This is a predicted complex of two RNAs, RNase P RNA and transfer RNA, with 439 nucleotides together.
[in-house]
RNA sequence: GUGGUGGGGCGUGACGGUCGCGGCCCGCCUUGGCGGGCCGAGGAAAGUCCGAGCUCCACAGGGCAGACUGCCAGGUAACCCCUGGGCGCCGCGAGGCGACGGAAAGGGCAACAGAAAGCAUACCGCCCACCGGUUCGCCGGUGGGUAAGGGUGAAAUGGUGGGGUAAGAGCCCACCGCACGGCUGGCAACAGUCGUGGCACGGCAACCCCCAGUCGGAGCAAGGCCAAAUAGGCGGCGAGGCCUGGCCCGGGCCGUUCGAGUCGCGGGUAGGCCGCUUGAGGUGGCGGGUGACCGCCAUCCCAGAUAGAUGACCGUCCGGCGCUCAGACGCGCGCGAACAGAACUCGGCUUACGGCCCCACCACCCCU
RNA sequence: UGGCCCGUCGUCUAAGGGCAAGACACCGGUCUUUGGAACCGGCGAUGGUGGUUCGAAUCCACCCGGGCCAA
Numbered sequence: 001g002u003g004g005u006g007g008g009g010c011g012u013g014a015c016g017g018u019c020g021c022g023g024c025c026c027g028c029c030u031u032g033g034c035g036g037g038c039c040g041a042g043g044a045a046a047g048u049c050c051g052a053g054c055u056c057c058a059c060a061g062g063g064c065a066g067a068c069u070g071c072c073a074g075g076u077a078a079c080c081c082c083u084g085g086g087c088g089c090c091g092c093g094a095g096g097c098g099a100c101g102g103a104a105a106g107g108g109c110a111a112c113a114g115a116a117a118g119c120a121u122a123c124c125g126c127c128c129a130c131c132g133g134u135u136c137g138c139c140g141g142u143g144g145g146u147a148a149g150g151g152u153g154a155a156a157u158g159g160u161g162g163g164g165u166a167a168g169a170g171c172c173c174a175c176c177g178c179a180c181g182g183c184u185g186g187c188a189a190c191a192g193u194c195g196u197g198g199c200a201c202g203g204c205a206a207c208c209c210c211c212a213g214u215c216g217g218a219g220c221a222a223g224g225c226c227a228a229a230u231a232g233g234c235g236g237c238g239a240g241g242c243c244u245g246g247c248c249c250g251g252g253c254c255g256u257u258c259g260a261g262u263c264g265c266g267g268g269u270a271g272g273c274c275g276c277u278u279g280a281g282g283u284g285g286c287g288g289g290u291g292a293c294c295g296c297c298a299u300c301c302c303a304g305a306u307a308g309a310u311g312a313c314c315g316u317c318c319g320g321c322g323c324u325c326a327g328a329c330g331c332g333c334g335c336g337a338a339c340a341g342a343a344c345u346c347g348g349c350u351u352a353c354g355g356c357c358c359c360a361c362c363a364c365c366c367c368u
Numbered sequence: 369u370g371g372c373c374c375g376u377c378g379u380c381u382a383a384g385g386g387c388a389a390g391a392c393a394c395c396g397g398u399c400u401u402u403g404g405a406a407c408c409g410g411c412g413a414u415g416g417u418g419g420u421u422c423g424a425a426u427c428c429a430c431c432c433g434g435g436c437c438a439a
Stems, first nucleotide, its partner, number of pairs: 001364010013317007021040009042339001046350002049348005054219004061249004066215005071085005086100001087098004101210002106208002108204002123150002125146009158176006177199001178197008223274004233265005240254004281300008318336002321334003369438007378392004386422001394410005415431005
């Protein structure tokens, strides 16, 4: 220098002024306004895919069903999250990706092709014996041996090499793989090494299933208070109903001629307040840890609307781009953009996104 | 704002791991003087991108689109 890998930060630029909108506080007049001060969208506020806080149902209890997770260790309030490590695959490399427990508990599946698809088989081929023919090269038939070679398939009962054999075959041997056992290192996953076995035990569990573990349900339209409706009207069903949202048990509440509840018709209200933003919070420093993260100290308050507020203009500066054939300088004009926008709140994941800045590392080429 | 469901030719439905099937519609032909009906033939789809698997409409993940419910 070129190409690349990983990570972090910013994100309708900065400052000043004028006007406008939402909230809070103070003051003045007072039913509402005026004046002043302070604050006022995002890294994803999104998708609602996970996990929690909070609230109600019982203080969430037992069982079944169901759902989810799945190498090991750690972090965390918790997690389908994150960090570190192991193993496998990809990449020259920096690095990236991985639903990564179990197929000798059982069931199931494997279309087509193929001889044979689960404890199966012999199509071509190879070899032996016998019979027949022969141009002595061999050819055909019958019986048997074989799985080395060919062929089918996504997948064919260990791989390579040598010995051995009529031809072959873990039949025998060496190495590799596999299984079992021991030792060493490591918290562990796992790795290394030694010995034994002569190969038994193929694939799919994002098919059922088994093993280990986690999970009660609903959601701020949760839930609570005030005011109004308001007379609790008519008719049907009715002995159980509701809390209870898959079912059963258990528990609680209201009922069974004065009738809970439910369905239909009819009538009425659809206003205000709390929850509502101070929180597993932000920033800075120090310390611990490889890291995720944790601890201590200091400091800050940073949107709370309820049909939903964040906008517009002017000036100066900054930034890059365009306008002249190339460059520099100067001048002038235009531009400051993408995805998107709070609605109970957090921690993650995922998805969308014009552009800018920073750090670490890798490969190749050139120069010293 | 919260919760839930669905997506296959133009339309309505099948296929539930193994060559995407049918009906109506559309197009062409035969028949008819012409049109219709009838008969023959044709066109035409798994919302998208990845993953699991030998193999995906089907199983899984993430998006896209549509619909339903809730004072």
Model confidence (mean pLDDT): 76 of 100.